[in-house]
Molecule: transfer RNA
Organism: Bacteroidetes bacterium ADurb.Bin013
RNA sequence: CGCGGGGUAGAGCAGUUGGCAGCUCGUCAGGCCCAUAACCUGAAGGUCGUCGGUUCGAAUCCGACCCCCGCAA
Numbered sequence: 001c002g003c004g005g006g007g008u009a010g011a012g013c014a015g016u017u018g019g020c021a022g023c024u025c026g027u028c029a030g031g032c033c034c035a036u037a038a039c040c041u042g043a044a045g046g047u048c049g050u051c052g053g054u055u056c057g058a059a060u061c062c063g064a065c066c067c068c069c070g071c072a073a
Base pairs, nucleotide, nucleotide: 002071003070004069005068006067007066010025011024012023013022019056027043028042029041030040031039049065050064051063052062053061
């Protein structure tokens, strides 16, 4: 250099014909309990890898680049 997969909350991942960004765990607060775990309720936390393009509208489509994993050489 070539091919394929991936990058979305602290961690692991959904998000399918473009139209409100979600789930589980974790964190924090409250409830329950003699207390802790478990359980219940709520909250915080996201420039969706970067920069452009298309579009009324982009996590989603297109281009370039960066990073990670694998295959081949």